A computed fold for a 102-nucleotide RNA, annotated as SAM riboswitch aptamer (S box leader). Its mean pLDDT, the model's own confidence on a scale to 100, is 83. Rfam family: SAM riboswitch aptamer (S box leader). The family has 457 seed sequences and 9,625 matches in Rfam 15.1.

[in-house]
Formats: sequence, C1' cells, structure tokens
RNA sequence: CACUUAUCCAGAGAGAUGGAGGGACUGGCCCUUUGAAACCUCGGCAGCAGACUGUUCAGUACUGUGCCAAUUCCAGGAAGCCGAAGGCUUUGAAGAUAAGAA
Repeated sequence: CACUUAUCCAGAGAGAUGGAGGGACUGGCCCUUUGAAACCUCGGCAGCAGACUGUUCAGUACUGUGCCAAUUCCAGGAAGCCGAAGGCUUUGAAGAUAAGAA
C1' cells in the first nucleotide's frame, strides 16, 4: 500500500518551542496572531485487542494501538417522504481507528 470484519450522534487539555496555517479530498461552513500546523513535557479519555477482577455483562487504564473544537463539523452517489425556499429518513461511496489474513 491493497484485502476482510467491526465501529464512528458518547468521552477527554494545559504548558514550552514554533510562527501561518488547520479541519483527509471537493463544495460549504468553521477554528486560528486572544497564536494554526509540527514537535516535546505533563495530564486526560476509554474505542478495539491483550491481561486481570468479578462473571456472559460490567469494571480496572496494567500492556499494545488510538484519541482529547464542532455527529466522521455538514453535504457529496442512490432511494423514499414533505415541500415555496428547502428540509427529513434510509442506504451507499470516501475517510478514520482497531483486529485479522496475505
């Protein structure tokens, strides 16, 4: 990097360095010099796997990984419903994460 399966309306930030971007892509909308990204320190969350404890479900944050603005920020393709604008529901695509397999 591609494949399979599961999940994605819950949860959780301070400081140092840094100095203009960031929210995957596109459109929208938003965050940001009252300091973006990145990196470091400390802290926190608890999704998946392992471990442990009670026992078929919950807990612990010990291990691995992940995460800590906004539902994956919203939409993107399709179907249905209401409709003046437009909105609502379902499902898919794309993306992210974990586990597995090659």